[in-house]
């Protein structure tokens, strides 16, 4: 870079810096944001996916030591069918796309 699998309606932010924008990308909507955006550093904190280590041993569970992630809104929203509805908006099911972290692999 690329291909598998598994998950994504839970959870958890403050200080410095920095100075104008961000929320993957197109597009169209909603939103955050000079009451300080992105990035960048420091402490925190949240999950438990691999390790590790305990305790069960069928399945798994606890810890939160190691690697990683993650800490505004559902992955902020969009696509098809399909249930409902008297239509419309809104619900609700199920699949799909593209992404996102993980692990393996190449």
């Nucleotide at each position: 870079u690329g291909c598998u699998u598994a998950u994504c309606c839970a959870g958890a932010g403050a200080g410095g810096c920095g100075g104008a924008g961000g929320g993957a990308a197109c597009u169209g909507g909603c939103c955050c944001u000079g009451u300080g955006a992105a990035a960048c550093c420091u402490c925190a904190g949240c999950a438990a996916c691999c390790g590790a280590u305990c305790c069960a041993u069928u399945c798994g569970g606890a810890u939160a030591c190691g690697g990683u992630g993650c800490u505004a809104a559902u992955u902020c929203c969009a696509a098809a069918a399909g249930c409902g509805u008297g239509c419309a908006c809104g619900g609700c099911u199920u699949u799909g796309a593209a992404g996102a972290u993980a692990a393996g692999u190449u």

Predicted 3D model of a 106-nucleotide RNA (SAM riboswitch aptamer (S box leader)) from Sporolactobacillus vineae DSM 21990 = SL153. It was read from a public genome assembly, where an Rfam model found it. Its Rfam family is "SAM riboswitch aptamer (S box leader)". Rfam links the family to the GO term regulation of gene expression. The coordinates come from a structure-prediction model, not an experiment, and the mean pLDDT is 82. Taxonomically the source falls in Sporolactobacillus vineae (Bacteria, Bacillota, Bacilli, Caryophanales).